[in-house]
RNA sequence: GGUCGUGUGGCUCAAUCGGCAGAGCAUCGCUCUAAUAAGGCGAGGGUUGUGAGUUCGAGUCUCACCAUGACCA
Numbered sequence: 001g002g003u004c005g006u007g008u009g010g011c012u013c014a015a016u017c018g019g020c021a022g023a024g025c026a027u028c029g030c031u032c033u034a035a036u037a038a039g040g041c042g043a044g045g046g047u048u049g050u051g052a053g054u055u056c057g058a059g060u061c062u063c064a065c066c067a068u069g070a071c072c073a
């Protein structure tokens, strides 16, 4: 330098053919316990890497860029 993949709460990952952004863990509160942990109930936390385009509507499609990984040279 070229080709391809990945990028979504703090972390690990979902989201079907484009139609209300979710789960687990973690955090916080309550409950339970003599106490802690585990268990149960609940809450907060996201401009879906950045910018543009298409569309009535984009996490999803298109383009550029950024970060990262694999392969080729």
Stems, first nucleotide, its partner, number of pairs: 001072007010025004019056001027043005049065005
The RNA shown here (transfer RNA) has 73 nucleotides and comes from Kalaharituber pfeilii. It matches the Rfam family "tRNA". By type it is a transfer RNA. RNAcentral holds the sequence, with entries from ENA.